[in-house]
RNA sequence: GAUAUCGAUGCAGGAGAGACCGAGAUUUCUCGGCACCGAAGGCGCAAAUUCCGCCCGGAAUCGCUCAGGUAAAAGGACUGUAUUUGAUGA
Numbered sequence: 001g002a003u004a005u006c007g008a009u010g011c012a013g014g015a016g017a018g019a020c021c022g023a024g025a026u027u028u029c030u031c032g033g034c035a036c037c038g039a040a041g042g043c044g045c046a047a048a049u050u051c052c053g054c055c056c057g058g059a060a061u062c063g064c065u066c067a068g069g070u071a072a073a074a075g076g077a078c079u080g081u082a083u084u085u086g087a088u089g090a
Stems, first nucleotide, its partner, number of pairs: 004088003007084007018034001020033005035070003041066001042064003049057001
């Protein structure tokens, strides 16, 4: 120490599914029950990868639904944009 990549932060956009039933407590929630959703997080796996075989590794917006969620609010993978005295780095 440039372009660039990753991370962090701000702004904008951002789906799905019961404002279900009962009890308590009162304006919001807690507990129990059944039904559902997947795009915080978490978990799981194929092929390529080899001259042959075995072992290890092997992704996700795919699957699972533990967690989370099913009016609004909040959150939200991902996308765009800005900043960065974070990391890599010619």
This is a predicted structure of a 90-nucleotide RNA (Glycine riboswitch aptamer) from a Gammaproteobacteria bacterium. It was read from a public genome assembly, where an Rfam model found it. The prediction has a mean pLDDT of 79.